[in-house]
RNA sequence: GUCCGCGUAGCUCAAUUGGAUAGAGUGUCGGCCUCCGAAGCCGAAGGUUGCAGGUUCGAGCCCUGCCGCGGAUA
Numbered sequence: 001g002u003c004c005g006c007g008u009a010g011c012u013c014a015a016u017u018g019g020a021u022a023g024a025g026u027g028u029c030g031g032c033c034u035c036c037g038a039a040g041c042c043g044a045a046g047g048u049u050g051c052a053g054g055u056u057c058g059a060g061c062c063c064u065g066c067c068g069c070g071g072a073u074a
Base pairs, nucleotide, nucleotide: 001073002072003071004070005069006068007067010026011025012024013023019057028044029043030042031041032040050066051065052064053063054062
């Protein structure tokens, strides 16, 4: 350089081959519990879905370019 895959919450990952409010676990914070903690239970916050465009009534999903990571190849 060329080709393939991936990029979604602090972290690890879902989202039924385009459909209504993007969720789960863990972590963080608060509450309950306890003599205090841990565990457990309840609740809350946290996302411009890597960036910029395009297609569509509608995009996390499809298309293009770029960026980052991993792999293959010379």
The prediction has a mean pLDDT of 80. A computed fold for a 74-nucleotide RNA from a Phycisphaeraceae bacterium, annotated as transfer RNA. The organism belongs to Phycisphaeraceae, within Bacteria. The sequence is in RNAcentral, with records from ENA. Rfam family: tRNA. The family's RNA type in Rfam is transfer RNA. Rfam's curators write: Transfer RNA (tRNA) molecules are approximately 80 nucleotides in length.